[in-house]
Molecule: Bacterial small signal recognition particle RNA
Organism: Synergistaceae bacterium
RNA sequence: GGCUCAGUCCUAUGCGGCGAAGGUCCGUGAAUCCUGUCAGGCCCGGAAGGGAGCAGCAGUAAGCGGUGUCCGUCGGGUGCCAUGGGGUUGCUGGGUUCC
Numbered sequence: 001g002g003c004u005c006a007g008u009c010c011u012a013u014g015c016g017g018c019g020a021a022g023g024u025c026c027g028u029g030a031a032u033c034c035u036g037u038c039a040g041g042c043c044c045g046g047a048a049g050g051g052a053g054c055a056g057c058a059g060u061a062a063g064c065g066g067u068g069u070c071c072g073u074c075g076g077g078u079g080c081c082a083u084g085g086g087g088u089u090g091c092u093g094g095g096u097u098c099c
Stems, first nucleotide, its partner, number of pairs: 001097008009086006015079002018075003022071002025066004034059004042051003
């Protein structure tokens, strides 16, 4: 010096990790235009009963708040983790061969 292998280089995928908003969960949440139950009172009825239905209570819608887990989504020179592909212009190491 040649050949070859591997690493560095580029790239793809996967995994972990970080961040973001979202879902789930919890709480709160319509005086009147949500639901249910509707005390009292009101109406109908001879009565039995029935009717509408305020307050209250319960459950929620939209919304608001909350913090961890879980569920997925997105993103990054997040790891220099795993696997594959590309390249030999370079660099490093090994093997082999020639001078």